[in-house]
Context: one part of a larger RNA
RNA sequence: UGACGGGGGCCUGCACAAGCGGUGGAGCAUGUGGUUUAAUUCGAAGCAACGCGCAGAACCUUACCAACGUUUGACAUCCUCAUCGCGAUUUCCAGAGAUGGAUUUCUUCAGUUCGGCUGGAUGAGUGACAGGUGCUGCAUGGCUGUCGUCAGCUCGUGUCGUGAGAUGUUGGGUUAAGUCCCGCAACGAGCGCAACCCUCGCCUUUAGUUGCCAGCAUUUAGUUGGGUACUCUAAAGGAACCGCCGGUGAUAAGCCGGAGGAAGGUGGGGAUGACGUCAAGUCCUCAUGGCCCUUACGCGUUGGGCUACACACGUGCUACAAUGGCGACUACAGUGGGCAGCGACCUCGCGAGGGGAAGCUAAUCUCCAAAAGUCGUCUCAGUUCGGAUCGUUCUCUGCAACUCGAGAGCGUGAAGGCGGAAUCGCUAGUAAUCGCGGAUCAGCAUGCCGCGGUGAAUACGUUCCCAGGCCU
Numbered sequence: 001u002g003a004c005g006g007g008g009g010c011c012u013g014c015a016c017a018a019g020c021g022g023u024g025g026a027g028c029a030u031g032u033g034g035u036u037u038a039a040u041u042c043g044a045a046g047c048a049a050c051g052c053g054c055a056g057a058a059c060c061u062u063a064c065c066a067a068c069g070u071u072u073g074a075c076a077u078c079c080u081c082a083u084c085g086c087g088a089u090u091u092c093c094a095g096a097g098a099u100g101g102a103u104u105u106c107u108u109c110a111g112u113u114c115g116g117c118u119g120g121a122u123g124a125g126u127g128a129c130a131g132g133u134g135c136u137g138c139a140u141g142g143c144u145g146u147c148g149u150c151a152g153c154u155c156g157u158g159u160c161g162u163g164a165g166a167u168g169u170u171g172g173g174u175u176a177a178g179u180c181c182c183g184c185a186a187c188g189a190g191c192g193c194a195a196c197c198c199u200c201g202c203c204u205u206u207a208g209u210u211g212c213c214a215g216c217a218u219u220u221a222g223u224u225g226g227g228u229a230c231u232c233u234a235a236a237g238g239a240a241c242c243g244c245c246g247g248u249g250a251u252a253a254g255c256c257g258g259a260g261g262a263a264g265g266u267g268g269g270g271a272u273g274a275c276g277u278c279a280a281g282u283c284c285u286c287a288u289g290g291c292c293c294u295u296a297c298g299c300g301u302u303g304g305g306c307u308a309c310a311c312a313c314g315u316g317c318u319a320c321a322a323u324g325g326c327g328a329c330u331a332c333a334g335u336g337g338g339c340a341g342c343g344a345c346c347u348c349g350c351g352a353g354g355g356g357a358a359g360c361u362a363a364u365c366u367c368c369a370a371a372a373g374u375c376g377u378c379u380c381a382g383u384u385c386g387g388a389u390c391g392u393u394c395u396c397u398g399c400a401a402c403u404c405g406a407g408a409g410c411g412u413g414a415a416g417g418c419g420g421a422a423u424c425g426c427u428a429g430u431a432a433u434c435g436c437g438g439a440u441c442a443g444c445a446u447g448c449c450g451c452g453g454u455g456a457a458u459a460c461g462u463u464c465c466c467a468g469g470c471c472u
Stems, first nucleotide, its partner, number of pairs: 007472007015462002019426005026318008034309002042053002064304007073129001077128002079125006087106002091102004109119003131293002134291003140287002142282003145278001147276001152191006158167003171182003197270004202238007211228003216225002241264001244258005320419001324378006336367003341360002345356004385416001390411007432454007
C1' cells in the first nucleotide's frame, strides 16, 4: 500500500423478509458423469461446465472405429516433357463404393512477328513442397465469459514524508452514480457515470398506395365511384427541464407534496461493460511461435459409431385433474417468412395427407391463432384424469428411414394422489398462463431467438444468509 477478520460505522442489490409460481418425487425429452464398446470423436468443470460449442449426427456433416483403396497427393506455387482443347454426355463390365477398364454423341482454345513464340487448359514425371480437427490456450494474436452497468480506476503539477507512499479521491450533506453542493494543501485533467444513439408511450407537419372509410352513392364483401378526416404506414419536428407553486434544507446541492400534462423527477426497454481479476475459456471458427507425422497422425470410399445402458446429476416438457377433461357453437393479435417457395379455393381421405388449382417476388396473394366466451355432459374415481409403453395399418421427406426420422388412424392404457432434506425464478404489463413466428433445415424442436393475447399477489423492514461499495 493492499487483501483478509465468526472487528466497528454507513450504504446498495429479488440478498433476506413479504408474496406468487416452480425444481427436488412420476413418465418422457435433452446435456453430463460413469459403465460398456472395434468406436461410442473432441472440447466445456463451483458461481462463470452440464437443451454449453451443436441455428438442427439416417448418408453427408464427422473430426471416431472396421475394412477396402491412394501417395507431389482432394487443394496452391515453381521446373521438365507431351497433348490441343477443356468440358458436357450415352451405354456396358468388375466392385460395397472409391476406383479401374471399354464405349456413344456434341464441341474442336485465344493471341501471333507463323518460331512450340506467348498465354490458357489437361495429362505424365521429378523434387522443392502440399496436407494434419496431431500436441502445447502454461509460448501467443483475435474473440469471449466473470466480478459488474458495480462506481470505481488513474494522471500532471504542487505540497507533505529520508523512503515505500500520502494528499487530490478523505470530511459535512446529497445522488442510481467519484452525481452534485459546501468545506479543505491542494489546483486541474483523463478513462468510467450521465448525456449524445435505437425503440415504446403523446402531439404536429409532410405524404396517401397495396393502407383507411366519417359523410354521399354502391356491394355478398372498402367490392366499386369518391374522399385522405380517422386508423395506420414512415420521414422530419415538438414535448419533461425539479421548468411552476408550497414545504424542507446551510441562502447550496437536493428531498417531500401539489398543479398542469400523454408522460414527473433516470418516464419504460435496449445498445453501450473503466483500470484490472481468474496463467478463466477457446491452437476443433480463424490466425500463429515451437514440437511432432510425411506410402502416414495426410487423402478417398463403403459400412458402423457419435442414438449403447445396472446406474448418478443438471436443464426442460407433460401430468397428477372439476379455476378441470370431453363435445358442439362462436370471436379477437402481433413479430416475422415465402419462387426448387407460400399456397387460398375445389375435391378425395376418419386423419397425417393426396389430386387439381387461382393469386403472390408481397401494407396487394398466402402461411394465420389459442387461452377467453356460450351451451351440453362427466361428479371425485387411478376416473371421460394422465398419457408412457407396446401391437398393427398408413402418410410425408429423402438415393436410402434396419441400426436411427417426423407425423396420422385403430387398439393397448404404465408411473403418477402435488413430491424428504434441500433449492430456483420473479417487483408490473412483471410473475403466472395461452398460443403464434423465425433461424438452422430435404425431413426432424419439449431447445434457442423473438411476438402478441389474458393478467395477479406482495415488499413491515434491513436483525439474519449471500454478494458488492465507501470510511476506519

Predicted 3D model of a 472-nucleotide part of an RNA (small-subunit ribosomal RNA, 3' major domain) from an uncultured bacterium. Its Rfam family is "Bacterial small subunit ribosomal RNA". Rfam links the family to the GO terms structural constituent of ribosome and ribosome.